A computed fold for a 72-nucleotide RNA from Endomicrobium sp., annotated as transfer RNA. The source organism's lineage runs through Bacteria, Pseudomonadati, Elusimicrobiota, Endomicrobiia and Endomicrobium. The coordinates come from a structure-prediction model, not an experiment, and the mean pLDDT is 83. The sequence was found in a public genome assembly. It matches the Rfam family "tRNA". Rfam classes the family as a transfer RNA.

RNA sequence: GCGGGUGUAGUUCAGCGGUAGAACGUCUCGUUGCCAACGAGAAGGUCGUGGGUUCAAGUCCCAUCGCCCGCU
Numbered sequence: 001g002c003g004g005g006u007g008u009a010g011u012u013c014a015g016c017g018g019u020a021g022a023a024c025g026u027c028u029c030g031u032u033g034c035c036a037a038c039g040a041g042a043a044g045g046u047c048g049u050g051g052g053u054u055c056a057a058g059u060c061c062c063a064u065c066g067c068c069c070g071c072u
Base pairs, nucleotide, nucleotide: 001071002070003069004068005067006066007065010024011023012022013021018055026042027041028040029039030038048064049063050062051061052060
């Protein structure tokens, strides 16, 4: 330099163009003599960035950045 994959909550990952979710973690409450476990609830996201298409984009298109793999 060329090609491919990937980027979504603190972490690991889902997500047919139509309200952004789960598990774990964090916080609060209940239960317990205490902890753990269990139960109930809450907070936490400019969906890497910038454009485009569309009534509507995490999703489609283009560019760009990071990471991974291959080729040279």